Transfer RNA from a Polyangiaceae bacterium, 84 nucleotides, folded computationally. The sequence is in RNAcentral, with records from ENA, MGnify and Rfam. Its Rfam family is "tRNA". It is annotated as a transfer RNA. Gene Ontology term of the family: triplet codon-amino acid adaptor activity. The coordinates come from a structure-prediction model, not an experiment, and the mean pLDDT is 81.
RNA sequence: GCCGACGUGGCGGAAUUGGCAGACGCACGUGGUUCAGGUCCACGCGAUCGCAAGGUCGUGGGGGUUCAAGUCCCUCCGUCGGCA
Numbered sequence: 001g002c003c004g005a006c007g008u009g010g011c012g013g014a015a016u017u018g019g020c021a022g023a024c025g026c027a028c029g030u031g032g033u034u035c036a037g038g039u040c041c042a043c044g045c046g047a048u049c050g051c052a053a054g055g056u057c058g059u060g061g062g063g064g065u066u067c068a069a070g071u072c073c074c075u076c077c078g079u080c081g082g083c084a
Base pairs, nucleotide, nucleotide: 001083002082003081004080005079006078007077010026011025012024019067028044029043030042031041032040046057047056048055049054060076061075062074063073064072
């Protein structure tokens, strides 16, 4: 230099026929249980604005197609693999 695969909450990892983004697990928070801790059970757990109700944004960055994009197209960045 050329070719290919991949990039999603704090971590792992789903969603590919384009149709509620974050299922499920781990970690963490609050409460219960316990003398206490662990285990177990219930609820919660992306960011931001807001007293709250609620709003807006969010799949590596930017742009495009579409009523609708994590998913399709272009480009850039990063990681991994192959060829030279």